A computed fold for a 1542-nucleotide RNA from a Candidatus Berkelbacteria bacterium, annotated as small-subunit ribosomal RNA.
It matches the Rfam family "Bacterial small subunit ribosomal RNA".
RNA sequence: AGAGUUUGAUCCUGGCUCAGGAUGAACGCUAGCGGUGUACCUAAAACAUGCAAGUCGUACGCUUGUAAAAGCGUGGCAGACGGGUGAGUAACGCGUGGGAAUCUACCCCAAUCCGGGAAAUACCCAGCCGAAAGGCUGGCUAAUGUCCCAUGUGCUCGCAAGAGUAAAGCUCCGGCGGAUUGGGAGGAGCCUGCGUCCUAUCAGCUUGUUGGUGGGGUAAAGGCCUACCAAGGCUAUGACGGGUAGCUGGUCUGAGAGGAUGAUCAGCCACAACGGCACUGAGACACGGGCCGUACACCUACGGGUGGCAGCAGUUAGGAAUCGUACGCAAUGGACGAAAGUCUGACGUCGUGACACCGCGUGAAGGAUGAAGGUCUUCGGAUCGUAAACUUCUUUUAUCUAGGAGAAUUAUGAUAGUACUAGAUGAAUAAGCAUCGGCUAACUACGUGCCAGAAGCCUCGGUAAUACGUAGGAUGCGAGCGUUAUCCGGUUUCAUUGGGCGUAAAGAGCGCGUAGGCGGUUUGGUAAGUCUGAUCUUAAAUCCUCCGGCCUAACCGGAGAACUGGAUUGGAUACUGCCAAGCUUGAGUACUUGCAGGGGCAAGCGGAAUUUGCGGUGUAGGAGUAAAAUCCAUUGAUAUCGCAGAGAACACCAAUGGCGAAGGCAGCUUGCUAGGCAGUUACUGACGCUGAGGCGCGAAAGCGUGGGGAGCGAACGGGAUUAGAUACCCCGGUAGUCCACGCCGUAAACUAUGCGAACUAGGUAUUGGAAUCUUCGACCGUUUCAGUACCAAAGCUAACGCGUUAAGUUCGCCGCCUGGGGAGUACGAGCGCAAGCUUAAAACUCAAAGGAAUUGGCGGGGGCUUGCACAAGCGGUGGAACAUGAGGUUUAAUUCGACAGCAAGCGGAGCACCUCACCAAGGUUUGACAUCUACGGAAUCCUGAUGAAAGUCGGGAGUGCCCCCUCACCCUUUACGAAGUCAGUUUUUCUGAUCCUUCUUGGCACUGAUUAGCCAAAAGCUAGUCGGGUCAAGCGGGCGUAAGUUGGCAAAGGGUGAGGGGGAACCGUAAGACAGGUGCUGCACGGUCGUCGUCAGCUCGUGGCAUGAGCUGUUCCGUUAAGUCGGGAAACGAGCGCAACCCCUAUCGCCUGUUAAAUUUCUCAGGCGAGACUGCCUCGGUAACGGGGAGGAAGGUGGGGAUGACGUCAGAUCAGCGUGGCCUUUAUACCUUGGGCGACACUCGUGUUACAAUGGCUGCUACAAAGGGUCGCAAAAUCGCGAGAUGGAGCUAAUCCCUAAAAGCAGUCCCAGUUCGGAUUGGAGUCUGCAACCCGACUCCAUGAAGUUGGAAUCGCUAGUAACCGUGGAUCAGACACGCCACGGUGAAUACGUUCUCAAGCCUUGCACACACCGCCCGUCAAGGCAGGAAAGCCGGCAAUGCCCGAAGCUCCACGUAAGUGGGGUUACGGCAGGGUCGGUGAUCAGGCCUAAGUCGUAACAAGGUAUCGCUAGGGGAAUCUGGCGAUGGAUCACCUCCUUU
Repeated sequence: AGAGUUUGAUCCUGGCUCAGGAUGAACGCUAGCGGUGUACCUAAAACAUGCAAGUCGUACGCUUGUAAAAGCGUGGCAGACGGGUGAGUAACGCGUGGGAAUCUACCCCAAUCCGGGAAAUACCCAGCCGAAAGGCUGGCUAAUGUCCCAUGUGCUCGCAAGAGUAAAGCUCCGGCGGAUUGGGAGGAGCCUGCGUCCUAUCAGCUUGUUGGUGGGGUAAAGGCCUACCAAGGCUAUGACGGGUAGCUGGUCUGAGAGGAUGAUCAGCCACAACGGCACUGAGACACGGGCCGUACACCUACGGGUGGCAGCAGUUAGGAAUCGUACGCAAUGGACGAAAGUCUGACGUCGUGACACCGCGUGAAGGAUGAAGGUCUUCGGAUCGUAAACUUCUUUUAUCUAGGAGAAUUAUGAUAGUACUAGAUGAAUAAGCAUCGGCUAACUACGUGCCAGAAGCCUCGGUAAUACGUAGGAUGCGAGCGUUAUCCGGUUUCAUUGGGCGUAAAGAGCGCGUAGGCGGUUUGGUAAGUCUGAUCUUAAAUCCUCCGGCCUAACCGGAGAACUGGAUUGGAUACUGCCAAGCUUGAGUACUUGCAGGGGCAAGCGGAAUUUGCGGUGUAGGAGUAAAAUCCAUUGAUAUCGCAGAGAACACCAAUGGCGAAGGCAGCUUGCUAGGCAGUUACUGACGCUGAGGCGCGAAAGCGUGGGGAGCGAACGGGAUUAGAUACCCCGGUAGUCCACGCCGUAAACUAUGCGAACUAGGUAUUGGAAUCUUCGACCGUUUCAGUACCAAAGCUAACGCGUUAAGUUCGCCGCCUGGGGAGUACGAGCGCAAGCUUAAAACUCAAAGGAAUUGGCGGGGGCUUGCACAAGCGGUGGAACAUGAGGUUUAAUUCGACAGCAAGCGGAGCACCUCACCAAGGUUUGACAUCUACGGAAUCCUGAUGAAAGUCGGGAGUGCCCCCUCACCCUUUACGAAGUCAGUUUUUCUGAUCCUUCUUGGCACUGAUUAGCCAAAAGCUAGUCGGGUCAAGCGGGCGUAAGUUGGCAAAGGGUGAGGGGGAACCGUAAGACAGGUGCUGCACGGUCGUCGUCAGCUCGUGGCAUGAGCUGUUCCGUUAAGUCGGGAAACGAGCGCAACCCCUAUCGCCUGUUAAAUUUCUCAGGCGAGACUGCCUCGGUAACGGGGAGGAAGGUGGGGAUGACGUCAGAUCAGCGUGGCCUUUAUACCUUGGGCGACACUCGUGUUACAAUGGCUGCUACAAAGGGUCGCAAAAUCGCGAGAUGGAGCUAAUCCCUAAAAGCAGUCCCAGUUCGGAUUGGAGUCUGCAACCCGACUCCAUGAAGUUGGAAUCGCUAGUAACCGUGGAUCAGACACGCCACGGUGAAUACGUUCUCAAGCCUUGCACACACCGCCCGUCAAGGCAGGAAAGCCGGCAAUGCCCGAAGCUCCACGUAAGUGGGGUUACGGCAGGGUCGGUGAUCAGGCCUAAGUCGUAACAAGGUAUCGCUAGGGGAAUCUGGCGAUGGAUCACCUCCUUU
């Protein structure tokens, strides 16, 4: 110090929430020790039991006792302190500062006095009553008890004289005490200034009330009380009433100012079961005293009595919740006493409670195989983790033993054998709680599956949850940790410090004006405010600073500072106030000075229009609408002319113009009247500004009474529209609109902007003046005053915008605001005839509501533009039959996916088995397939039984391949050259060389010497040189042979057999790791694809603008198929797209030439090139470019293809493939047989064939292109009506084959369900294939449905296109192909154009949309819930009024010698009565709020489809509709005015 949360994003406004601190706390989990504090916040509820106030024999009497001493009573003092509680109290109660009319026991100081006498009485004794408590009668007695006399320092009264007034003794002889008076100290009473909560939905209160006089009363002033007199007193600076509350020092928080609070400690007050009352006393109206009443409880012999824990413990109750019926007077303090001493639940201590604060500990050092184990894992590892184990060490704490203070100056210690000290033992006795999505430090796994649950806010959870639960790990704090509650803070979110009000909440509709607040200029005075000095006070404690004491700290002690306040007093005088005197600039007045004006009121007058009446002319319609109808009209309308009447409003002028405070004001004239402006001098002399209450004015609608009523026109009636139409549209029409008088008092009463004053750049226009320049005069111009508008600087603003007419900079005063809803509502009050208006809440509920601006999207908004989008055309679909796919239904199964466009002849470029995923049945379980281990065999082949098959159970044959070793045998070769070695050769095959040696060259894990470097040196290493050795090659030389190695007693090669060992593939068995899955999730994914769309868009860098989201660039003006290009421009560039590069095609050239009988050209095929670029001409244009033309095969991207930007649709696909997670594992895997994917009332999509003559049938006959073929295409020829069969030439293909093109020509048919059409069905066949039953295609014969051009609607196509015609291919044994993909042949029509439909692009505008119009959203009704209101009433509380009754006490009166008796007054309690006020409850009623998927409509947001909204009135299921007046916070178009730019 801030953070989260409104939005797609932004800025602002604004609320909600969080992080901090605190507590007399409580709850949950947990817990080792000590110190210091602290502990009924609720029922001021009720209390068992014990204790808490006594003491004095040095005041006195009596009794008991040997004594010590004790007891009863009289008497004195104390009991008014100490202790408790906070009910009451809004008050002189408290705080603070003052004051005068007072008292004061004990204590201190001073002065004086203490002489004499008297009568009683308790206890006790005797007797009596009573259950008890207690009481009565008689008798005895003392005192410091009581009384009388004397004295009077004094005191009181009195002007004085004078009068009145006191005591108590005891003694140990030291003293103690008594009386009076004065003073002091401390204490107490009283008065008073100031301060002290909320409420005006409490506005008037008061009769002892306010004052006076007399009297009474008190310690004392006083209406404190009383009699009389006067009529006062208080109040908007809040009286009176209501609610709440003990006040303060302080405490908590806060930067402070403040806010909250008033436990513990301290001061004051009040209270003592509740209410009243006095007595005693120095002091009480008395907590542990009294009397009375009431309630409650207890005892009782029923007659009557007793009691008061808000003292300390304790009990019950209440409550979330708060301790022991402890020890001691040792200390401190108190009462009494001369004292010893006694008493003291005050107090000192201990105990209980983590309730708070503070301190200590739960071990320390080392220790990596990073152990085991847990968790996670990418399976490699990571982490818990030096943590543990283990080694060494220590002993705070703990337990035990021993010693042992201080608190006390001589004695006395409850605490307590405590604190503390020493020793011993032994890591021994001691860690939890919360959190881990963001805020906020800390992350993974599993489980769960909008469930269970979490949550302070935002929110999390619907199968991969870091948010739930658990675990591992981590973070925070730590004997505690979290939660809950409350207060302050953050919150400048009540704003004095320190906020706002054009649009976010907020300027009163407007004025006049009272109180109040504020106030020009000069001088003098004063000194209230203000400033300053001093004095007193501001209790102590607390806080702060310093020092000190407990080991430290908490805690405690000492000193200081502070206590921001109050009072008194001295001074200052600038400013404010007050007093006095002036001034003129604020304000005002005057002027025979002028001016403008819909300012107001009243009266009169006028014309146009409308309508009505009468009359004329005149005839069939009129009126009305998008279109109609209701309506008027032959009884004569409408139209037209004349005359007459009525009411209302005043065209043009007219304007961003004028006037008025606002509402508002408009024909003309007159009268009356208010205000403003300009000019000029003169006068008054601050007379001013604002304005709570108050008073007045105040559109429209509405109300009352009386008129008036032409037009318009709520309601109402009718006609339309519509699903409906209580509306919009039409025909009528009543209130009303008009006048007079009186109410109402509200509007988007708006400039959404209070009034007044001052200051702060300009420009333009306009209204009303004045001056000046100029002129004959005027206009224009300049200056100036007062208005009205627009643009704009600085500045301000969240932005929009405002901007001398401020929303700028300041001053004064008023009004108003404080999240949204509930609600401008309820209740109360005031006003109103009513409608209603004004004032104005709460419960409850939400986490938002809102303002401005931004980007999108959308609009039944606008502009521009494009597209087979429409239009213009051609041909189809929709009707029929069939084919095929889909839905639905059916089924054991009819496997699955795809569902608007973008699913449906789609995946399926091919379902009889297989495919296959589905169903039935039969089987297998390490598996059909992969890797690994062990064992055995090894391969492989034939065959039996059983079975539907898979399989199961057997039988037989067989031992291969590669390598190595051993043995045996056979064959072959060796002078015609075997074999070895070396070299060569493209393999096999083969060819050459082969001895010795000089020299040269090269090599070497060889060797000797030597040079240089490294090195201190040696050794060694590296490099080199010279030798030696050896090997190879070359050039020579030599010798020699049948043969330049090797010779038969040998060698080599090949083969066969036997035995042994090992290996690769393979088979079987066994065990488990694992295999397998077309099982799920396309909403976990990769990859691929569809679509918008071949639409022209989508972005970035740097710079600039804006607080920001964002904008600019990319907009604008042109142009283009195109964000294509050009020009301009705060932009300059760039990228992905466009275009081009690529392929095919159209023309030409060159080269090559397999094939085609041959040759050449052409064609053809392949390759390489050329060609087109707005290049040329002309016109327009700044340019880009466009129009026309030439040439050319082709002309303006020549035609076609491939190519698909950023992205959208959680689009499609887990069943093409891959893949995370989940699921399955004798089954969801695998094998097999059969069935199914082919069902069939029906619906839809896509096609084929047709309905015929532009045709069918028969015959004849030309021209293609592009493909395919060895598991193949298959010719000729022959057979068959035919499908086809036989056959097998040729072809691995420009060579052979498929292969025949069809449209064409001729003949015939003659408009018919036909010689059209071919479905369906019967029969007979062919082919493929293990197999055509379910379920193939084809052929022949026979059969011959529907259908005669197709409703609403809808599809394709702009040229070699549509349409028509045939051909081929993939898949494939065959084929359900009429599908799909290719190929060529023949070959059109039309486009005026962009109004409309659909789609798209750009700019702009409105928006309450952002899941983005398939959006958002309003109200009634229905269901459930919640709180509040009204309500016939019912119940209760509180305060008061009047009356009745009236205890105790006090007081008064009467009677009585007295005791006493009787009565009056006053009062508590109680009762009666009618009101007030607050609360509870209440059938029912109305509205409000909340609640994933209810009903009816669609009111609002876009021009929201009738622009919306405000006030008002009426109507209606509902949102709402209509009338009147008003606002723009309305879109669009046109016009006008103004401004800016060119």
Its mean pLDDT, the model's own confidence on a scale to 100, is 82. The RNAcentral record of the sequence draws on ENA and SILVA. Taxonomically the source falls in Candidatus Berkelbacteria (Bacteria, Bacteria candidate phyla).